A computed fold for a 73-nucleotide RNA from a bacterium, annotated as transfer RNA. Its Rfam family is "tRNA". It is annotated as a transfer RNA. Gene Ontology term of the family: triplet codon-amino acid adaptor activity. The coordinates come from a structure-prediction model, not an experiment, and the mean pLDDT is 81. It was read from a public genome assembly.

RNA sequence: GCACCCUUAGCUCAGUUGGUAGAGCAACCCCUUUACACGGGGAAGGUCGGGGGUUCGAGUCCCUCAGGGUGCA
Numbered sequence: 001g002c003a004c005c006c007u008u009a010g011c012u013c014a015g016u017u018g019g020u021a022g023a024g025c026a027a028c029c030c031c032u033u034u035a036c037a038c039g040g041g042g043a044a045g046g047u048c049g050g051g052g053g054u055u056c057g058a059g060u061c062c063c064u065c066a067g068g069g070u071g072c073a
Base pairs, nucleotide, nucleotide: 001072002071003070004069005068006067007066010025011024012023013022019056028042029041030040031039049065050064051063052062053061
């Protein structure tokens, strides 16, 4: 330099054909315990990497930029 893949909650990751953004863990609160742990319940937590475009509607499609990875040279 070229090709391809990845970027979504604090962390690890789903999200199917464009139509309400989710799970597990962590943290917080409550129950349980003398207390802690385990267990049960609840609530919270998101500019979907940045910008632009298409569309009635974009995490999803297109362009561009940034970061990371793999392969080739």